Description
A computed fold for a 683-nucleotide part of an RNA from a Planctomycetota bacterium, annotated as large-subunit ribosomal RNA, domain II. Its mean pLDDT, the model's own confidence on a scale to 100, is 85. Rfam family: Bacterial large subunit ribosomal RNA.
[in-house]
Context: one part of a larger RNA
RNA sequence: GCCGACGAGUUAUCGUUCAUGGCAAGCCUAAGGUCUUACGGACCGGAGGCGCAGGGAAACCGAGGCUGAACAGGCCGAUUAAGUCGUGAGUGAUAGACCCGAAACCACGUGAUCUACCCAUGGGCAGGUUGAAUGAGGCUUAACCGCUUCAGGAGGACCGCUAGACGUGACCGUUGAAAAGGUCUGUCGUGACCUGUGGGGAGGAGUAAAAGUCUAAUCAAACGUGGAGAUAUCUGGUACUCCUCGAAAUACCUUUUGGGGUAGCCUCGUGUCAUAUCAAACCGGGGGUAGAGCUACUGAAUGAAGCCAGGGGCCCGCAAGGCUGCCUGCUUCAAUCAAACUCCGAAUACCGGUGCGAGUUCCACGGGAGUAAGACCCGGGGGGAUAACCUCCUGGGUCAAAAGGGAAACAACCCUGAUCGCCGGCUAAGGUCCCAAAGGAUGUCUUAGUUAUAGAGGAAGUCUUAUUUCCGUGACAGCCAGGAUGUUGGCUUAGAAGCAGCCACCAUUUAAAAAGUGCGUAAAAGCUUACUGGCCGAGAAAUAGGGCGCCGUAAAUGACCGGGAAUAAGGCAUCCACCGAAGCCGCGGGCUCCGAGCAAUCGGAGCGGUAGAGGAGCGUUGCUGGCGGCGUUGAAGGUCGAUCGGAAGAACGGCUGGAGCGCCAGCAAGUGCGUAUGUCGGC
Numbered sequence: 001g002c003c004g005a006c007g008a009g010u011u012a013u014c015g016u017u018c019a020u021g022g023c024a025a026g027c028c029u030a031a032g033g034u035c036u037u038a039c040g041g042a043c044c045g046g047a048g049g050c051g052c053a054g055g056g057a058a059a060c061c062g063a064g065g066c067u068g069a070a071c072a073g074g075c076c077g078a079u080u081a082a083g084u085c086g087u088g089a090g091u092g093a094u095a096g097a098c099c100c101g102a103a104a105c106c107a108c109g110u111g112a113u114c115u116a117c118c119c120a121u122g123g124g125c126a127g128g129u130u131g132a133a134u135g136a137g138g139c140u141u142a143a144c145c146g147c148u149u150c151a152g153g154a155g156g157a158c159c160g161c162u163a164g165a166c167g168u169g170a171c172c173g174u175u176g177a178a179a180a181g182g183u184c185u186g187u188c189g190u191g192a193c194c195u196g197u198g199g200g201g202a203g204g205a206g207u208a209a210a211a212g213u214c215u216a217a218u219c220a221a222a223c224g225u226g227g228a229g230a231u232a233u234c235u236g237g238u239a240c241u242c243c244u245c246g247a248a249a250u251a252c253c254u255u256u257u258g259g260g261g262u263a264g265c266c267u268c269g270u271g272u273c274a275u276a277u278c279a280a281a282c283c284g285g286g287g288g289u290a291g292a293g294c295u296a297c298u299g300a301a302u303g304a305a306g307c308c309a310g311g312g313g314c315c316c317g318c319a320a321g322g323c324u325g326c327c328u329g330c331u332u333c334a335a336u337c338a339a340a341c342u343c344c345g346a347a348u349a350c351c352g353g354u355g356c357g358a359g360u361u362c363c364a365c366g367g368g369a370g371u372a373a374g375a376c377c378c379g380g381g382g383g384g385a386u387a388a389c390c391u392c393c394u395g396g397g398u399c400a401a402a403a404g405g406g407a408a409a410c411a412a413c414c415c416u417g418a419u420c421g422c423c424g425g426c427u428a429a430g431g432u433c434c435c436a437a438a439g440g441a442u443g444u445c446u447u448a449g450u451u452a453u454a455g456a457g458g459a460a461g462u463c464u465u466a467u468u469u470c471c472g473u474g475a476c477a478g479c480c481a482g483g484a485u486g487u488u489g490g491c492u493u494a495g496a497a498g499c500a501g502c503c504a505c506c507a508u509u510u511a512a513a514a515a516g517u518g519c520g521u522a523a524a525a526g527c528u529u530a531c532u533g534g535c536c537g538a539g540a541a542a543u544a545g546g547g548c549g550c551c552g553u554a555a556a557u558g559a560c561c562g563g564g565a566a567u568a569a570g571g572c573a574u575c576c577a578c579c580g581a582a583g584c585c586g587c588g589g590g591c592u593c594c595g596a597g598c599a600a601u602c603g604g605a606g607c608g609g610u611a612g613a614g615g616a617g618c619g620u621u622g623c624u625g626g627c628g629g630c631g632u633u634g635a636a637g638g639u640c641g642a643u644c645g646g647a648a649g650a651a652c653g654g655c656u657g658g659a660g661c662g663c664c665a666g667c668a669a670g671u672g673c674g675u676a677u678g679u680c681g682g683c
Stems, first nucleotide, its partner, number of pairs: 001683006011095013026050003032044005054061002064076004098237002101234001105227006117200008125191001127159003130155001134151006164188003169184004203219001205215002240617006250263005264371002266368006277358002281354005291344001292342002298338003302334005308329004312324004374399010404415003419589004424585003430579003433564003439576007451566001457551002461548010478535005484508003489503003514529001518527002590607007618672001620669008629661002637656005643650002
């Protein structure tokens, strides 16, 4: 992991609601007792309980009572009313209370045969090295000291795979040979050494050269049993079928935030049966949002002007006055801004009225819930960075709890809400060259494979619209020619001559020609332009707008039409077809609710669905009654089969099996398994 078996809302008591039955202003017995066909039943038993009246703390009064001085007011009642006892179901409370699961706490015991420490008594340490104290001899000294030789044999001394103890590094092992090992290597090895045997002290206790170490493979409090089914706002699991309806992820409170309580939203029942409810349209309302506006307020804020006002500075002997490129205010002109500005002010929404239409939806009371982690998308906003598959509100949609078609794939986007069957038809979104169902026409644009990602910005891409200017008195481009004189203007400068710079920018001759457009020179020179004539002969130039394209455009496997491929099979505009879904229609079947009918039946509306509410059934085990049931001429069980039923399921036949079993009507439950890292067994 698979298969089989086992495996979770039970029982008791007390409430409460509904259903059903008995009796009813009443209803019921409890303990106990008598009888009996005896662990069953029948009958007694009214003690007591609930109800029939309430109010008050009570005395007490009573359809009233209490409070109160009150015959006031207020509060609780009465005013035409049903209970009670069984049975069943839902649900609450108390109990382990749907099942499994802690980490822990406490009590009483069992452990030091492992290990830590201690006590008693025994045992063990090849071999080699070093050579302390001390002693003796010699030398030396006045003597001590000192030097030297020999003897000596100390040490938590040295080497050491002696034994023994330990466990440094690496590799192997890692469902191991082993729940800590193996190999090589390494440390100690006369000591705070190693070791045998016996003994001691224990669970908030021991022991500890101290690591929270060790106390029997268990230690920040051992193990066993008990309290005990501890508790678990947590996780997991919670078992047959069909039918009807169908949520929530919000508000307030909460030692509350992944939990609860109440409301909201769902469901079931009962009642009210109309000016109630929903709602198109119309009518009447209040508002201060969007927008807009601001010499209409409060504020913000740019520039200009003023013979305006105040202040500062300067001039001024005083006074008076003048100047000002400074500050503030005011006025005027021009142009602005605001969630916490408003002289204004919508659309919607909301409230009220009438009310086409819908048809019980509303509302009230009662039983049962679940939900209270929401998500994305579109519109209006706050937070953030006019970030986030971000976060928080608000209005709507979808998913959640929704399958089908489209978007290549893709909860939330677009279309559309699946009762069942059909090898019938029409459509939606989206599509119609091939993959792959279905396409053509007309006009125009695009050359970029744009189509089939992107900005500011850039560009004689191309199509188109508009405006302006020039043009047969000849435009524009090109070519030919001219482009001069005073003069090298003045200044400056080493120089400055059209062309470093400063100032001025006149005049003349002309068809025209600048005190010079750009190169250039040291300065000149030279080239060129403006400007003019000629040649040529028809449009030229500029600006603004629109359409489709181009660049901008660099990333890591090769990759941005789903692919092939396409010059349309791309874009825009128009038209007509077709394909396309579980949508709609057609034909047939089932179920629910409503209506009609005595009924058969007919008509109408409906039947996606998680949590959840309600309804109807199937099956398992046992019991009671019935079937003058079945069975060795073969029960149950097993197995195979093309039968029946809307499902759970139910028959029948063959084989197997070898002794019990069913059907009908009821009753009672140890009553249905795939999941709980479920339990046990098998493989």